[in-house]
RNA sequence: AGGUUCCUUCGGGGCAGGGUGAGGGAGUUCGCUCCCAAUUCCCGAUCGGUGGUGACAACCCACGAGCACGCCAACAGCGGGCAUGAUCUGGUGAAAUUCCAGGGUCGACGGUAUAGUCCGGAUGAAAGAAGGAUACG
Numbered sequence: 001a002g003g004u005u006c007c008u009u010c011g012g013g014g015c016a017g018g019g020u021g022a023g024g025g026a027g028u029u030c031g032c033u034c035c036c037a038a039u040u041c042c043c044g045a046u047c048g049g050u051g052g053u054g055a056c057a058a059c060c061c062a063c064g065a066g067c068a069c070g071c072c073a074a075c076a077g078c079g080g081g082c083a084u085g086a087u088c089u090g091g092u093g094a095a096a097u098u099c100c101a102g103g104g105u106c107g108a109c110g111g112u113a114u115a116g117u118c119c120g121g122a123u124g125a126a127a128g129a130a131g132g133a134u135a136c137g
Base pairs, nucleotide, nucleotide: 002136005133006132007131008130009129010128017043018042019041023036024035025034026033027032045117046116047107048106049063050062051061052060058105059104066082067081069079070078071077087103088102089101090100091099109120110119111118
């Protein structure tokens, strides 16, 4: 150099503006009128964890996050189960589904007028990142 073990810190962003009105309330000459009303529907807007990859990735490969059940006094942990998304074309180049140009697509669970963006589990957890100490060497 390397590197076992331990510790500390860090570790997710996003509905501007408009339309409609399920539903509710008030008034009524019972015909209707007025008000509230979806950040979820429609137009439109906007966001993109971690590691890898001959060149930089929401979409290529892999990982993380979710739900319930069993074991356990409980936490943690373990086990198996369910869920777990989406890219094309052209250009440049040694090399790019990663850059540039253009078109397109995707996004767990619970709540609520149907949610990637609101509220909630979550001041949580985690892939991992940075640093420190240290056995060995």